[in-house]
RNA sequence: UAGAACUUUGGAGAAUCCUGCUUGCAGGUGCCGAAGGUGCAAAGCGCAUAGCGCUAAUCUCUCAGGCAAAAGGACAAAGUCAAAAAU
Repeated sequence: UAGAACUUUGGAGAAUCCUGCUUGCAGGUGCCGAAGGUGCAAAGCGCAUAGCGCUAAUCUCUCAGGCAAAAGGACAAAGUCAAAAAU
């Protein structure tokens, strides 16, 4: 220095949908992508180089999750802060 973690702040999208009656449960349809996950995947890196391998995005799929508020929330900013590695 970066970085795991922690604290504070900001933080999008999409039906307060429909039906049933046993009133808190069940069923149904449509939709969203920014927890996590998937890969038909951009880009990057390496090699024995027109091929192979590694890794993988805010791309992709929508499994999970979500569709008033709340909660959650990738990511960003400020701060706190080890060990190892590198310089």